Background: The RNA shown here (c-di-GMP-I riboswitch aptamer) has 95 nucleotides and comes from Aquibacillus rhizosphaerae.
[in-house]
RNA sequence: UUUGAGAAAAGGCAAACAAUUCAAAAGAAUUGGACGCAAAGCUGAGGGUCUAAGGAUUUAGGUACAUCUAAAUCUAUGAUAGCCUAGCUACCAAA
Repeated sequence: UUUGAGAAAAGGCAAACAAUUCAAAAGAAUUGGACGCAAAGCUGAGGGUCUAAGGAUUUAGGUACAUCUAAAUCUAUGAUAGCCUAGCUACCAAA
């Protein structure tokens, strides 16, 4: 540096769920807990997916107007690395 179907060894991470906290939500953090993972280590760069506070539009109701309330649709600046691709780093073994 490359390869690995990660045999074996030393280890590592931690799904669902529960409690607490943060957030509009998606979701995240801590603790417990293990479904699993050879990068389930890190990075929101590309794609996918999730959410819709705010914004826009439409409908309905109230209303003299301004505008108020509710619902629906669209929208990421939000989230997801345990969705995929990509980049960087790493244990063991072999060449």
The source organism's lineage runs through Bacteria, Bacillota, Caryophanales, Bacillaceae and Aquibacillus. Its mean pLDDT, the model's own confidence on a scale to 100, is 84. It matches the Rfam family "c-di-GMP-I riboswitch aptamer". Rfam links the family to the GO term cyclic-di-GMP binding.